[in-house]
Molecule: ZMP/ZTP riboswitch aptamer (pfl RNA motif)
Organism: Pararobbsia silviterrae
RNA sequence: AAACCUCUGCGUAACUGGCGAUAGCGACUUUCCGGAGUCCGAGGUGGGCCACCACCGUGAAGCGUAGAGGCGUUUUCAGCCGUUCGCCUGGGCAGCCAUG
Numbered sequence: 001a002a003a004c005c006u007c008u009g010c011g012u013a014a015c016u017g018g019c020g021a022u023a024g025c026g027a028c029u030u031u032c033c034g035g036a037g038u039c040c041g042a043g044g045u046g047g048g049c050c051a052c053c054a055c056c057g058u059g060a061a062g063c064g065u066a067g068a069g070g071c072g073u074u075u076u077c078a079g080c081c082g083u084u085c086g087c088c089u090g091g092g093c094a095g096c097c098a099u100g
Base pairs, nucleotide, nucleotide: 004070005069006068007067008066009065010064011063012062015059017088018087019086020085021084026039027038028037029036030035043056044055045054046053047052079093080092081091
């Protein structure tokens, strides 16, 4: 110095599903006014060959770039992304190998 790592800014970005439970908001009933019970209910709309499609919204790993900082050496292991939780379904990214 480079690579690499961390943070920040900007750009880009695949994937963003089904069922159940519960929360919040809300509704109803009741109350000794402390509370209790029931319902709704965890994206929206339209469609469907029904765990999918389209648009909007939300979250988002990764990729690129700029800046700042860091880094004594070697080996091995633990991957990451979408919901409040659980069980599933279907994907993407990083990594490894091969081909074009």